[in-house]
Molecule: c-di-GMP-I-GGC riboswitch aptamer
Organism: Bacillus canaveralius
RNA sequence: AACGAUAAAGGCAAAUCCGACGAAAGUCGGAGACGCAAAGCCACGGGUCUAAAGCAGAUGCCAUGACAGCCGGGUUACCGAAU
Numbered sequence: 001a002a003c004g005a006u007a008a009a010g011g012c013a014a015a016u017c018c019g020a021c022g023a024a025a026g027u028c029g030g031a032g033a034c035g036c037a038a039a040g041c042c043a044c045g046g047g048u049c050u051a052a053a054g055c056a057g058a059u060g061c062c063a064u065g066a067c068a069g070c071c072g073g074g075u076u077a078c079c080g081a082a083u
Stems, first nucleotide, its partner, number of pairs: 002083001003080002011036002016031006034069001040075003044072003047067003054061002
């Protein structure tokens, strides 16, 4: 450095419910744990969601809005069995 244990110490928190914000996707706070070794951070590439404004005037298109717990990439970090 890779790697990741029925290890130790700690960490995060899906669904759902409540409150706030938002046009929505969703975000934040509280409760709650399905899971997670980067489920820390960054929308850079792909992807997905939404469509207020705009275009259209059909229930369509469109991100400048989102998702890092979809994949890849970048970056930082606790512990140390085996290899």